[in-house]
Context: one part of a larger RNA
RNA sequence: UUUAUCUUAAGGAAUUCGGCAAAAUAGCUUUGUAAGUUCGCAAGAAAAGGUGCUAAUUAUUUAAUUAGUAGAUAUGAUAAAUAAUUAGUCUCAGUAAAGAGGGGGUGUCGACUGUUUACCAAAAACAUAGCUUUCAGCAAAAAGCCUUUGGUUUGAAGUAUUGAAGGUGAGGCCUGCCCAAUGAUUGUAUCUAAAUCCAAAGAAUAAGAUAAGUUGUUUGGUUAAGGGCAAUUGAAUGGCCGCGGUAAAUCUGACCGUGAUAAUGUAGCGCAAUCAAUAGCCAAUUAAUUGUUGGCAAGUAUGAAUGGCGUCACGAAUGCCCUACUGUCUCAAGAUAAAAACCA
Numbered sequence: 001u002u003u004a005u006c007u008u009a010a011g012g013a014a015u016u017c018g019g020c021a022a023a024a025u026a027g028c029u030u031u032g033u034a035a036g037u038u039c040g041c042a043a044g045a046a047a048a049g050g051u052g053c054u055a056a057u058u059a060u061u062u063a064a065u066u067a068g069u070a071g072a073u074a075u076g077a078u079a080a081a082u083a084a085u086u087a088g089u090c091u092c093a094g095u096a097a098a099g100a101g102g103g104g105g106u107g108u109c110g111a112c113u114g115u116u117u118a119c120c121a122a123a124a125a126c127a128u129a130g131c132u133u134u135c136a137g138c139a140a141a142a143a144g145c146c147u148u149u150g151g152u153u154u155g156a157a158g159u160a161u162u163g164a165a166g167g168u169g170a171g172g173c174c175u176g177c178c179c180a181a182u183g184a185u186u187g188u189a190u191c192u193a194a195a196u197c198c199a200a201a202g203a204a205u206a207a208g209a210u211a212a213g214u215u216g217u218u219u220g221g222u223u224a225a226g227g228g229c230a231a232u233u234g235a236a237u238g239g240c241c242g243c244g245g246u247a248a249a250u251c252u253g254a255c256c257g258u259g260a261u262a263a264u265g266u267a268g269c270g271c272a273a274u275c276a277a278u279a280g281c282c283a284a285u286u287a288a289u290u291g292u293u294g295g296c297a298a299g300u301a302u303g304a305a306u307g308g309c310g311u312c313a314c315g316a317a318u319g320c321c322c323u324a325c326u327g328u329c330u331c332a333a334g335a336u337a338a339a340a341a342c343c344a
Stems, first nucleotide, its partner, number of pairs: 001339008010330002014328001019325001027051005036041001038170001052089012065077003090094001102323007109315002114126002130168007142154005172309003176240003181237002183233006191227002197221005203215003241259005268302001269299001280296006
């Protein structure tokens, strides 16, 4: 010097991105326990007391013997264990060593238990019950495989209270407007429209002629899906305005006018896990706060199953505060063990 394990005056988070690390708490038992709440919880909430050893007394339980009796029960005596009470006693200290919760308040996110990046991420991500939409009448839909006009397996030895696919994510209060676009579904007398088929015209075709046939060409008719058209559909993909004026100080604009649209963002929330401006403004917290909490609010880029808002319980999640505690720090010091280095 390094590593490991300890101790420390006064202060007590001043350290630091951050109480990281350490300290503190701790067993059993008695008392006692708030807000909130889905009445289960919260809760070991919090906060207090006791705890060793000796003796006695009382109670309970158990055991075996004894007194008693013809026998049994009751009763008394003896021993052990547990509990309570009383008295005494020793220590700095009685769960004397070891092992064994620090606690409280308030936000965000996710309801919860669960799952995940084997070897840098355990989470607010995934899943979940619940809610909801769509598809499927059975040779089902959906999916896998193969030797692919089809077969076969799962679905299922199931049958719509079933099976499959998607979204949301417990429960509470709710889930607004738009079908113009994109999709989906249903319908379609009329419109468009391929091959085929039918009809007609004209042409070619055996050594000659006629008929029929055959082969091109042209015209017309028939005509599926699709398109077009019509309607429905948002817990489908998605979307949810602008300008001007106006109240007896100023400001604001309930109100009026005008343009555009498929419709013009409703309830709720809001400087947010929500671009920037932003350290928004006010209040609380602090001696001092780019933090946090509460309020304000046009957020011109919030917003309703891309779910919106609240919420008990829960969380090795995350932000802030208080208390206890401490070598994290002011500011270092010392002890023990080992290693390295140097000398022998």
Molecule: large-subunit ribosomal RNA, domain IV
Organism: Tethya minuta